[in-house]
Context: one part of a larger RNA
RNA sequence: CUGGGCGUAAAGGGCGUGUAGGCGGCCCCCUAAGUUGGUAGUGAAAGCUCCUGGCUUAACUGGGAGAGGUCUGCCAAGACUGGGGGGCUAGAGGGCAGCAGAGGAAGGUGGAAUUCCCGGUGUAGCGGUGACAUGCGUAGAUAUCGGGAGGAACACCAGUGGCGAAGGCGGCCUUCUGGGCUGUUCCUGACGCUGAGGCGCGAAAGCGUGGGGAGCGAAGUGGAUCAGAUACCCACGUAGUCCACGCUGUAAACGGUGGACACUUGGUAUGGGGGGUAUCGACCCUCUCUGUGCCGAAGCUAACGCUUUAAGUGUCCCGCCUGGGAACUACGGUCGCAAGACUAAAACUC
Numbered sequence: 001c002u003g004g005g006c007g008u009a010a011a012g013g014g015c016g017u018g019u020a021g022g023c024g025g026c027c028c029c030c031u032a033a034g035u036u037g038g039u040a041g042u043g044a045a046a047g048c049u050c051c052u053g054g055c056u057u058a059a060c061u062g063g064g065a066g067a068g069g070u071c072u073g074c075c076a077a078g079a080c081u082g083g084g085g086g087g088c089u090a091g092a093g094g095g096c097a098g099c100a101g102a103g104g105a106a107g108g109u110g111g112a113a114u115u116c117c118c119g120g121u122g123u124a125g126c127g128g129u130g131a132c133a134u135g136c137g138u139a140g141a142u143a144u145c146g147g148g149a150g151g152a153a154c155a156c157c158a159g160u161g162g163c164g165a166a167g168g169c170g171g172c173c174u175u176c177u178g179g180g181c182u183g184u185u186c187c188u189g190a191c192g193c194u195g196a197g198g199c200g201c202g203a204a205a206g207c208g209u210g211g212g213g214a215g216c217g218a219a220g221u222g223g224a225u226c227a228g229a230u231a232c233c234c235a236c237g238u239a240g241u242c243c244a245c246g247c248u249g250u251a252a253a254c255g256g257u258g259g260a261c262a263c264u265u266g267g268u269a270u271g272g273g274g275g276g277u278a279u280c281g282a283c284c285c286u287c288u289c290u291g292u293g294c295c296g297a298a299g300c301u302a303a304c305g306c307u308u309u310a311a312g313u314g315u316c317c318c319g320c321c322u323g324g325g326a327a328c329u330a331c332g333g334u335c336g337c338a339a340g341a342c343u344a345a346a347a348c349u350c
Stems, first nucleotide, its partner, number of pairs: 004321003007304002012318001014201004021194003025088007033081002035077007042069001048066007091191001092188003095184005103177007110154001115149007125136002162169002206247006215241002220236004258317006266295011299306002323350003332343004
C1' cells in the first nucleotide's frame, strides 16, 4: 500500500464544540490543474518475459523483440473533478406567529418524616434477631401529647411519560438563560457534513481550604454466628455523604450499536404540535410533522437477533481492531497536591 472487520467473538473515542484536512446541491459561461487520446523524446548496461543460438544438459552465456513511468515537451478533447465568473432555492441558516418540557444557574419558600433538646401524662421495660447478645432504661427509657432546634431528601402526582450532547435532571415560587417542535414560505443564497490535534463539559469515589453534620455510613469497636469469621446478621460509629471555591477526569460513562444525509411493505401504543371532518362545544374519525416504545415484511446476521429510532440498501468523514497470557503492566514522556490518569512495549510462555 492492498484486504477484512468493530450489538454479543478483538474492535465506536464518555460527550460536545471546533482548527487543519477530507468530502460536498441545481443551471449557464470561461479555463484546462486533475483526466483521456495522439505525437516526439527519454526510461544506460545487467536483470525480467517471449523467440533463438553456444558449452553433451542445466545453471551459465551470446543475439533479437517486448514489457517496465505519479517521467518531459507539444497538439487535441472538454464528460466528470478542480479553478474563475454569473444565476437558482429543494440543503443550511434567519424572520414572524405559536407550543411542550425533572434542560441549566441563582435566590427564596413549604409540608411530611428521622434525630436531638425542653415540658406534660405514664411505668418497667425497650431495641434487636432465625434465636440471642452487645446497646438503651427506675438518674424514669420505649409509648403518647405540646413546644423548640437542625440537617438532608422531596411521598402521592409518576407514566411502558418528559427534557438534555453526554454525564445527568423530580416539592413550590421568582429572576436570568440554552436547546427543541409546529405553522407560515417573508429573508439570506450552499453559508453544508465530518473533524487529526486543540478547547470545553463530564456519575460516584477521592484530594485541598473553609463551613455544615439530621439520617445513613467505608475504617474502627463491641455482640452474635462459625472449626475459624479480619464477612454475611445486630448495637455503636470516624471519614464521607451536604454547601462554597479549586483539583481529579475515571465507569458495565451501555443501546455494550460514532456522526451526517438519502432510499426501502406494514400494524399498534404513547408524548408534543398542525390541517381536515364533526359538533353548540369538548370528544370521536382522518391526514400530516416531530419524539418515545412494542410487534413484525423484504433484506441482513455465525446464530441470537436487527428491521423507517436498521444491525437493510448506498455515499462522505472520524475513531478503533489484527491470537491468549505477560499487560487497562514496565520504561520514557505529558498531566496531577496526592491518589493516580493518558500514551504504551518486550523478554518469556501457550